[in-house]
A computed fold for a 521-nucleotide part of an RNA from a marine sediment metagenome, annotated as small-subunit ribosomal RNA, 5' domain. The RNAcentral record of the full RNA draws on MGnify. Rfam family: Bacterial small subunit ribosomal RNA. Its family is annotated with ribosome and structural constituent of ribosome in the Gene Ontology. Its mean pLDDT, the model's own confidence on a scale to 100, is 86.
Context: one part of a larger RNA
RNA sequence: GGAUGAACGUUGGCGGCGUGGAUAAGGCAUGCAAGUCGAACGGUCGUGCCUUCGGGCGCGACAGUGGCAAACGGGUGAGUAACACGUUGGUAACCUACCUCAAAGAUGGGCAUAACCCCCCGAAAGGGGAGCUAAUUCCCAAUGUACUAUGAACGAUACUUUCUUUCAUAGUAAAGGUUUGUGUUUACAUAAACUGCUUUGAGAGGGGCCUGCGGACUAUCAGCUUGUUGGUGAGGUAAUGGCUCACCAAGGCUAUGACGGUUACGAGGUCUGAGAGGAUGCCCUCGCACACGGGGACUGGAACACUGCCCUGACUCCUACGGGAGGCUGCAGUCGAGAAUCUUCCUCAAUGCCCGCAAGGGUGAAGGAGCGACGCCGCGUGCAGGAAGAAGCUGUUUUCAGUGUAAACUGCUUUUUUAAGGGAACAAAGAAGGCUUGCCUUCUUGAGCGUACCUUAAGAAUAAGAACCGACUAAACUCGUGCCAGCAGUCGCGGUAAUUCGAGUGGUUCAAACGUUAUCC
Numbered sequence: 001g002g003a004u005g006a007a008c009g010u011u012g013g014c015g016g017c018g019u020g021g022a023u024a025a026g027g028c029a030u031g032c033a034a035g036u037c038g039a040a041c042g043g044u045c046g047u048g049c050c051u052u053c054g055g056g057c058g059c060g061a062c063a064g065u066g067g068c069a070a071a072c073g074g075g076u077g078a079g080u081a082a083c084a085c086g087u088u089g090g091u092a093a094c095c096u097a098c099c100u101c102a103a104a105g106a107u108g109g110g111c112a113u114a115a116c117c118c119c120c121c122g123a124a125a126g127g128g129g130a131g132c133u134a135a136u137u138c139c140c141a142a143u144g145u146a147c148u149a150u151g152a153a154c155g156a157u158a159c160u161u162u163c164u165u166u167c168a169u170a171g172u173a174a175a176g177g178u179u180u181g182u183g184u185u186u187a188c189a190u191a192a193a194c195u196g197c198u199u200u201g202a203g204a205g206g207g208g209c210c211u212g213c214g215g216a217c218u219a220u221c222a223g224c225u226u227g228u229u230g231g232u233g234a235g236g237u238a239a240u241g242g243c244u245c246a247c248c249a250a251g252g253c254u255a256u257g258a259c260g261g262u263u264a265c266g267a268g269g270u271c272u273g274a275g276a277g278g279a280u281g282c283c284c285u286c287g288c289a290c291a292c293g294g295g296g297a298c299u300g301g302a303a304c305a306c307u308g309c310c311c312u313g314a315c316u317c318c319u320a321c322g323g324g325a326g327g328c329u330g331c332a333g334u335c336g337a338g339a340a341u342c343u344u345c346c347u348c349a350a351u352g353c354c355c356g357c358a359a360g361g362g363u364g365a366a367g368g369a370g371c372g373a374c375g376c377c378g379c380g381u382g383c384a385g386g387a388a389g390a391a392g393c394u395g396u397u398u399u400c401a402g403u404g405u406a407a408a409c410u411g412c413u414u415u416u417u418u419a420a421g422g423g424a425a426c427a428a429a430g431a432a433g434g435c436u437u438g439c440c441u442u443c444u445u446g447a448g449c450g451u452a453c454c455u456u457a458a459g460a461a462u463a464a465g466a467a468c469c470g471a472c473u474a475a476a477c478u479c480g481u482g483c484c485a486g487c488a489g490u491c492g493c494g495g496u497a498a499u500u501c502g503a504g505u506g507g508u509u510c511a512a513a514c515g516u517u518a519u520c521c
Stems, first nucleotide, its partner, number of pairs: 001521004006517005013379006019372002026335003030332003035068003040065002043062008075290003085214003089210003094207003099203007107141004116131001118129004146172008155163002176195008216262003223253003228250008265287004269280004292313005315326004343369001345368003351365001352363004382412004392403004417458006426448001430443006465510005470491003476505005486493002
């Protein structure tokens, strides 16, 4: 000199863009942060129209069964020195819901169960029993383009427990719904379209596993290891493998630092530097890990699952003392500790995500607003004229110098400010209608926001400080004090004329900031 997620002191006009719990991964009141689908299903409630009073046709809402989502998105960096990360390859050792393309199919039957009704237990949380019922819930059978397993043959290959092709044997599927039309007495049947279902192949995107290399300190840590190292067999997994187990062998690592200890999420990047390098990992992006501490599995394509389940521990709350409930390292907010870090705000209008045929619903993701000079950038606090120069103040050789064109005063301007008027973009979609079927017309949707911006009016009006002035280092005089009070980054200053302390005047440097402290280069 540069830099910072900064803090502190003094001061403080505006705007834009960023950024803001670094400490206690300490504890948390309250609200919200993951739902959706009635075009899968039986029902309940409300309501409209018609009625031959039997009922029929609708519309809306709802708990439950069922499906999909809830493994994403959001947070944090505690742990981790490791195939965790980065990069290079491998997988002939693997998986993949939703999406796209292709091939083939979707036949026949059955048992339940929630809701509901009845009974019972419990303070509650909740639970038990009896009965009825539906499905795209569950089960059985059929079919098998295919796929899987076993066997055989030809070829390929990394020569192997592999791959391609062909054949034989055995095994393995499925679910319907909506709209329109036709038939017919309700209710079914049937056709088309759309949507969903089953099996398989391919793709895309995503993931698992393996691997060479790379990036901390420490030898005042020198030996470490028994599932340890390897083999055979088995189990397990989507899959390789001591991953696990039985048996067998006695191996394996280490001065190129094993083992131990300490510290630490890693990277793209960021800061600095001419570079080499050094330091660093906040915001944003990618990866990993974690979700009160510890352990475990279930469901599922995927979790050993932040707002799922079970056990255990600590803590908090409720209780009728028998027993229960909870998990902000989501967004706000609160207490605590701290030098220190914000609103219990608005909206789903946009972008995206989930569900849905859609309309639409949800979304503290996101878009916005609020607070903080925390940072960067921009603008302003007026402009011109105005005396050999007012007053005041300071200095002084006591009559001059400085403050100083500074003020007053005159003229002008209005960025800002205030008031009034006008007033966006961000909106594409979607719905309805039409026909040339991919175009046209119409209607509707904005949180921010009556915001940005524009115009008009008024009036210099609303707007300057901080540090420093011995040398380094730009800028000095007077008074007070008297090794005192104090200053100080270093050298040093102060003991009676202090340019170093305190004050006044003057000056210097930066400026909505200026200094100090801390840390890095």